[in-house]
Source information
This is a predicted structure of a 73-nucleotide RNA (transfer RNA) from Thalictrum thalictroides. The coordinates come from a structure-prediction model, not an experiment, and the mean pLDDT is 81. It matches the Rfam family "tRNA". Rfam describes the family as follows. Transfer RNA (tRNA) molecules are approximately 80 nucleotides in length. Rfam links the family to the GO term triplet codon-amino acid adaptor activity. It is annotated as a transfer RNA.

RNA sequence: ACGACCUUAGCUCAACUGGAAGAGCGUAGGAUUUGUGUUCCUUUGGUUGCUGGUUCAAAUCCAGCAGGUCGUG
Numbered sequence: 001a002c003g004a005c006c007u008u009a010g011c012u013c014a015a016c017u018g019g020a021a022g023a024g025c026g027u028a029g030g031a032u033u034u035g036u037g038u039u040c041c042u043u044u045g046g047u048u049g050c051u052g053g054u055u056c057a058a059a060u061c062c063a064g065c066a067g068g069u070c071g072u073g
Base pairs, nucleotide, nucleotide: 001072002071003070004069005068006067007066010025011024012023013022019056026044028042029041030040031039049065050064051063052062053061
């Protein structure tokens, strides 16, 4: 330099074929316990990397940019 893939909650990841975002862990509070831990209940969570475009409607499709992983030279 070129090519492929990835970027969604604090972390790890879902989200079908475009119909509008959820789980686990975690935070906080509570129950239980002498206390810690475990377990259970509740709660907290997002400009879906950024900027545009297409569409009635975009995490999803298109373009550019940024970052990361791998490969080729």
NCBI's taxonomy places the organism under Eukaryota, Spermatophyta, Magnoliopsida, Ranunculaceae, Thalictrum.